[in-house]
RNA sequence: GCAGCAGGCCGCCUUAUCGCUGCCGAAGUUAAUUCGGGAGAGGAAAGUCCGGACACCAUAGGGAAGCAUAGCGGCUAACGGCCGUCGGGAUUUCUGCCUUCGCAGGAAUUUUAGGACAAGUGCAGCAGAAAGUAUGUACAGGUAAUGCUGUAGUGAAACCAGGUAAACUCUAUGCGGUGAAAUGCCACGUAAACCUGUGCUUGAGGGUGCCCGCCCGAUGCAGGAGGGUAGGCAGAUGGAGUGUUUUGGUAACGAAAUACCUAGAUAAAUGAUAAGGAUUCGUCUUUUUGAUGGAUACAGAACCCGGCUUAUAGGCCUGCUUUUUUU
Numbered sequence: 001g002c003a004g005c006a007g008g009c010c011g012c013c014u015u016a017u018c019g020c021u022g023c024c025g026a027a028g029u030u031a032a033u034u035c036g037g038g039a040g041a042g043g044a045a046a047g048u049c050c051g052g053a054c055a056c057c058a059u060a061g062g063g064a065a066g067c068a069u070a071g072c073g074g075c076u077a078a079c080g081g082c083c084g085u086c087g088g089g090a091u092u093u094c095u096g097c098c099u100u101c102g103c104a105g106g107a108a109u110u111u112u113a114g115g116a117c118a119a120g121u122g123c124a125g126c127a128g129a130a131a132g133u134a135u136g137u138a139c140a141g142g143u144a145a146u147g148c149u150g151u152a153g154u155g156a157a158a159c160c161a162g163g164u165a166a167a168c169u170c171u172a173u174g175c176g177g178u179g180a181a182a183u184g185c186c187a188c189g190u191a192a193a194c195c196u197g198u199g200c201u202u203g204a205g206g207g208u209g210c211c212c213g214c215c216c217g218a219u220g221c222a223g224g225a226g227g228g229u230a231g232g233c234a235g236a237u238g239g240a241g242u243g244u245u246u247u248g249g250u251a252a253c254g255a256a257a258u259a260c261c262u263a264g265a266u267a268a269a270u271g272a273u274a275a276g277g278a279u280u281c282g283u284c285u286u287u288u289u290g291a292u293g294g295a296u297a298c299a300g301a302a303c304c305c306g307g308c309u310u311a312u313a314g315g316c317c318u319g320c321u322u323u324u325u326u327u
Base pairs, nucleotide, nucleotide: 001323003321004320005319006318007317008316009315010314012277013276014275015274016273017272018271020040021039023037024036025035026034027033042298046309047308049307050306051305052304054179055178056177057176061212062211063210066175067174068173069172070171071085072084073083074082075081086114087112088111089110090109091108092107093106094105095104096103097102115170116169120168121167122164123163132160137152138151139150140149141148183234184233185232186231194224195223196222197221198220205216206215207214208213241260242259243258244257245256246255247254248253278296279295280294281293282292283291284290
């Protein structure tokens, strides 16, 4: 230097003009509107898979069913996530033994749902007499008798408490349900209206997934006809927040100090155009230079947060390994 593997990071920039959504200030009649200032998508905002925060329903209760997890230790608000470590598998390489095949040990990288088959049930291709109910093969030995004993042969495995649980199952642990269309408040509305049925503590009906239990429940509930309303505020953006420094820990992660404020829309704003620049590719030019053309991905917040998974042009950094060159 090239290639490979693993990990981490960035992921187009600046200006002008015209627009869009909030915020602040001023004018204006606390209105409409106008002017000025400043802010305005992501590493995944995605899939909605896992966990939490929050809200309601018993302070989340009992039971059945169901689901999830599974060496050990730690991190965390929590997790099925992450870190470390032990064991197993794979690849590469080194050393020793060896004629070879190969065996043993070490190192690096990578991967792994890794409790229990001695509770019960089920399942098992080929080969083989036989694959779990031994319907016991061949040879040899032995016995009163019997696969009783040994050897051979097939196979990954041959009676051994065989193998198999991302097979049922068992064990241990955890999980109540719903989901921002939660929930609370305000405003408007024919209408505390009409018809039928039913119920009023001997409880109709409703909520909590099921059974209990619990709670609500009479201006009720179910059905019908034609109609009314369908708007606003909070939740909701200052938070398990972000940066820097110091520090504890192998690490995940934590502690302290200090600085900062960084979308909040609601049918859904975050855009368009122009100029210049950056990176990269191609063409022309004798090289430098220069000219010209193209490309710059995946994608788009909707209550919030931590993960996982998936998509992603191009670029940068770190570590390890092989190989080559030079000294």

About this RNA
The RNA shown here (Bacterial RNase P class A) has 327 nucleotides. The model forms 98% of the base pairs in the Rfam consensus. Its Rfam family is "Bacterial RNase P class A". Rfam links the family to the GO terms ribonuclease P activity, tRNA processing and dimeric ribonuclease P complex.